Transfer RNA from a Candidatus Woesearchaeota archaeon, 74 nucleotides, folded computationally.
C1' cells in the first nucleotide's frame, strides 16, 4: 500500500438479505422457596446499535466516508 470479516445491554451473540415498536441467554437488583445457602421460578434493570454525513415519510438494516480489533496478499 491492496482486499476481507467483524463492531448491537456489564459479557457472549441474534436481528440487516426483504428498511417500520430494538430482542434473546447470562450478569445485576428485589421477592418467592430452604434449617441456611446452592439449584429452580416471579418481577425488575437494562442500549447515543463504533463515529460523522447522505438517501427516506421512516434507517441498526441501504449508499458515502473516517475509526477500531482481527485475517490474507503485497
Nucleotide at each position: 500500500g491492496g482486499g476481507g470479516a467483524c463492531g448491537u445491554a456489564g459479557u457472549u451473540c441474534a436481528g440487516c438479505u426483504u428498511g417500520g415498536u430494538a430482542g434473546a441467554a447470562u450478569g445485576c437488583g428485589c421477592g418467592c422457596c430452604u434449617g441456611g445457602g446452592g439449584c429452580g421460578u416471579g418481577c425488575g434493570u437494562g442500549g447515543u446499535c463504533g463515529a460523522g454525513g447522505g438517501u427516506u415519510c421512516a434507517a441498526a438494516u441501504c449508499c458515502c466516508c473516517c475509526c477500531g480489533u482481527c485475517c490474507c496478499c503485497a

It matches the Rfam family "tRNA". The family's RNA type in Rfam is transfer RNA.